[in-house]
Molecule: Glycine riboswitch aptamer
Organism: Robiginitomaculum sp.
RNA sequence: UCCCAAUUCGCGGGAGAAACUUGGCAACAAGUACCGAAGGAGCAACCGCCUCGGAAACUCUCAGGUAAAGUGGACCGCGAAUUGGUU
Numbered sequence: 001u002c003c004c005a006a007u008u009c010g011c012g013g014g015a016g017a018a019a020c021u022u023g024g025c026a027a028c029a030a031g032u033a034c035c036g037a038a039g040g041a042g043c044a045a046c047c048g049c050c051u052c053g054g055a056a057a058c059u060c061u062c063a064g065g066u067a068a069a070g071u072g073g074a075c076c077g078c079g080a081a082u083u084g085g086u087u
């Protein structure tokens, strides 16, 4: 000095599903139905250093969520820092 990856932070974008029922002034509790994009679990294409390990936005729905707004939000883009690799 070039590029790449990971992690963290900042900014922008970011879906789905009952304004359900009962009790209660409310907070909230219980019940039924439903959603898939925190986290978690399962299967597996595939990958690797192959007795082993990794692995999806698929599947489950434990957790979470189901008017709008807000919060949260996988993931995507930009920027910064750190670490590792690389020219």
Base pairs, nucleotide, nucleotide: 003085004084005083006082007081008080009079010078011077012076013075018032020031021030022029023028033066034065035064039062040060041059042058046054047053048052